The prediction has a mean pLDDT of 82.
The part of an RNA shown here (small-subunit ribosomal RNA, 5' domain) has 527 nucleotides and comes from a metagenome.

Context: one part of a larger RNA
RNA sequence: GGACGAACGCUGGCGGCACGCCUAACACAUGCAAGUCGAACGGAGAAAAUGAUUUCGGUUAUUUUCUUAGUGGCGGACGGGUGAGUAACACGUGAGGAACCUGCCUCUGAGAGUGGGAUAGCUUCUGGAAACGGAUGGUAAUACCGCAUAACAUAGCGAAACCGCAUGAUUUUGCUAUCAAAGUAUUUCGCUCAGAGAUGGCCUCGCGUCUGAUUAGAUAGUUGGUGGGGUAACGGCCUACCAAGGCGACGAUCAGUAGCCGGUCUGAGAGGAUGAACGGCCACAUUGGAACUGAGACACGGUCCAGACUCCUACGGGAGGCAGCAGUGGGGAAUCUUCCGCAAUGGGCGCAAGCCUGACGGAGCAACGCCGCGUGAGUGAAGAAGGGUUUCGACUCGUAAAGCUCUGUUGUCGGGUACGAACGUGGAGACGGCGAACAGCCGUUUCCAAUGACGGUACCUGACGAGGAAGCCACGGCUAACUACGUGCCAGCAGCCGCGGUAAUACGUAGGUGGCGAGCGUUGUCC
Numbered sequence: 001g002g003a004c005g006a007a008c009g010c011u012g013g014c015g016g017c018a019c020g021c022c023u024a025a026c027a028c029a030u031g032c033a034a035g036u037c038g039a040a041c042g043g044a045g046a047a048a049a050u051g052a053u054u055u056c057g058g059u060u061a062u063u064u065u066c067u068u069a070g071u072g073g074c075g076g077a078c079g080g081g082u083g084a085g086u087a088a089c090a091c092g093u094g095a096g097g098a099a100c101c102u103g104c105c106u107c108u109g110a111g112a113g114u115g116g117g118a119u120a121g122c123u124u125c126u127g128g129a130a131a132c133g134g135a136u137g138g139u140a141a142u143a144c145c146g147c148a149u150a151a152c153a154u155a156g157c158g159a160a161a162c163c164g165c166a167u168g169a170u171u172u173u174g175c176u177a178u179c180a181a182a183g184u185a186u187u188u189c190g191c192u193c194a195g196a197g198a199u200g201g202c203c204u205c206g207c208g209u210c211u212g213a214u215u216a217g218a219u220a221g222u223u224g225g226u227g228g229g230g231u232a233a234c235g236g237c238c239u240a241c242c243a244a245g246g247c248g249a250c251g252a253u254c255a256g257u258a259g260c261c262g263g264u265c266u267g268a269g270a271g272g273a274u275g276a277a278c279g280g281c282c283a284c285a286u287u288g289g290a291a292c293u294g295a296g297a298c299a300c301g302g303u304c305c306a307g308a309c310u311c312c313u314a315c316g317g318g319a320g321g322c323a324g325c326a327g328u329g330g331g332g333a334a335u336c337u338u339c340c341g342c343a344a345u346g347g348g349c350g351c352a353a354g355c356c357u358g359a360c361g362g363a364g365c366a367a368c369g370c371c372g373c374g375u376g377a378g379u380g381a382a383g384a385a386g387g388g389u390u391u392c393g394a395c396u397c398g399u400a401a402a403g404c405u406c407u408g409u410u411g412u413c414g415g416g417u418a419c420g421a422a423c424g425u426g427g428a429g430a431c432g433g434c435g436a437a438c439a440g441c442c443g444u445u446u447c448c449a450a451u452g453a454c455g456g457u458a459c460c461u462g463a464c465g466a467g468g469a470a471g472c473c474a475c476g477g478c479u480a481a482c483u484a485c486g487u488g489c490c491a492g493c494a495g496c497c498g499c500g501g502u503a504a505u506a507c508g509u510a511g512g513u514g515g516c517g518a519g520c521g522u523u524g525u526c527c
Base pairs, nucleotide, nucleotide: 001527002526003525004524006523007522008521009520010519013373014372015371016370017369020365021331026329027328028327030326031325032324035074036073037072040071041070043068044067045066046065047064048063049062050061051060052059053058081284082283083282091208092207093206094205095204096203097202100201101200105197106196107195108194109193110192111191113147114146115145116144122137124135125134126133127132153178154177155176156175157174158173159172160171161170163168183189210256211255212254217247219245222244223243224242225241226240227239228238229237259281260280261279262278263274264273265272266271286307287306288305289304290303309320310319311318312317337363339362340361341360345359346357347356348355349354376406377405378404379403386397387396388395389394410468411464412463413462414461415460416459420454425449426448427447428446429445430444431443432442433441434440471516472515473514474513475512476497477496478495482511483510484509485508486507492499493498
């Protein structure tokens, strides 16, 4: 000198864009943050219409519309947070998988025949303070289970061709065995098997990745083999047996510290430091452990067990998990609103309308940062008054002010008023397909319409009016900028050298001056 997620002191007009618990991965009141589908299913409730009946109160049947607890499907493995752990194939980079998986999506081929038994909801009874149950009766499905079909696939036993880096791979073919399906609506959406792709993941390896030797030995599933198990898959991954190996001064082991990277800061560079925000990967979700479901989890707002803590209790037993968004207490030098909206982008579900979305889009708070603008411009010498100094002559603040002439950025008040919004939807028209149809449905296309949280905001415009908007630090040398008074080794200053003991340009105040400027200075940290 530069930089900062900064803090502190004094001061503070506006806008844009960023950014805001670095400490206690401390504890959390309250609200919200993951649902959706009735075009999978049987019910229940509400409304309307029609028919029958009627004691005129209603009852009943059918149809339509709406709502939905439950069964079922998909999604809750994404998105959001944090950096505790981790010195490791965690990450970065480059290879490999002839050792692997992949829901939804795209393409291709083939198919969906025939049956069955349950169960929730519901009814009735019943236990419990509650959380939550138990029994009974009957019921549906795209829930569950048989049988059929089996190209392909899988497994076993064979044959042939061909290829490779070893184990082996690929193709063709024979026999045996095994494995599918679901409807709803009516040209839609779905279902099953198989192949290919895409996407996402999993595994292995080379190289790189902090400090300590005042840590020198360390290792028993340890290193390898065989058999078996397990996994999507290789593998001591697990297990039984056998062998005695494998690592280490090229630093093993142990200890300390730490999420890694793209990047960021600095520097001419080499390098050094760093990993906030944004993006990629990893790990974690009160602490520890475990599996279930599933294409995917060993699962932040799922389950079970144990621990600590908090809460409820009828003392028998139960409930909870903000390192999601706000917010509270605590800790701390220190870090924000219990805001608005799904209008846009994206995501989940749905044929769709749509619903959900503290992701996101916005607004709010804070000079925390960067950038921009303003606090006026021109003219104006009687060098006014006043302050300061004085050798009492004057000098200086100083064109500075006043005055005069303007401007209107900004401000205040008023008027107008957005872009972000076209996908989809609705209406009208045309064309095409199915169809007997000028019903209807579907597709393509044209026109019109509605849809904005921000927001009556940005912006434009009219009026008013210099009016509302400047401070902070320094002035001995380094280092730009000096005098007066007060004080008298006192009070004090100080980054270093050093000032202060009666003329202090170094302390305090004033005037002046210098520097920067909505900031200025100090402290801390890095280069």